[in-house]
Predicted 3D model of a 74-nucleotide RNA (transfer RNA) from a Minisyncoccota bacterium. RNAcentral holds the sequence, with entries from ENA. Taxonomically the source falls in Minisyncoccota (Bacteria, Bacillati). Its mean pLDDT, the model's own confidence on a scale to 100, is 81.
């Protein structure tokens, strides 16, 4: 330098042919339970969907550029 894949909550990851409000597990807060911790139960907070631009009535999803990570080729 070329090709491919990835980037969504603190962490690991789903998200169907573009359409209703962006989700799960773990973690975290609060309450109950316990002598206390843990476990369990209930409930809650937490997201610019990596960043810019475009297409569309509508974008996490399509197109494009950039950044970062991984693999392959040279």
């Nucleotide at each position: 330098g070329g090709g491919c894949g990835g980037u969504u909550a603190g962490c690991u990851c789903a998200g169907u042919u573009g359409g209703u409000u962006a989700g799960a597990g773990c973690g975290c807060g609060u309450a109950c339970u316990u002598g206390a911790c843990g476990u369990g139960u209930a409930u809650g907070a937490g997201g610019u969907c990596a960043g810019g631009g475009g297409u569309u009535c509508g974008a996490g999803u399509c197109c494009u550029c950039u950044a970062c990570c991984g693999c392959c080729c040279a």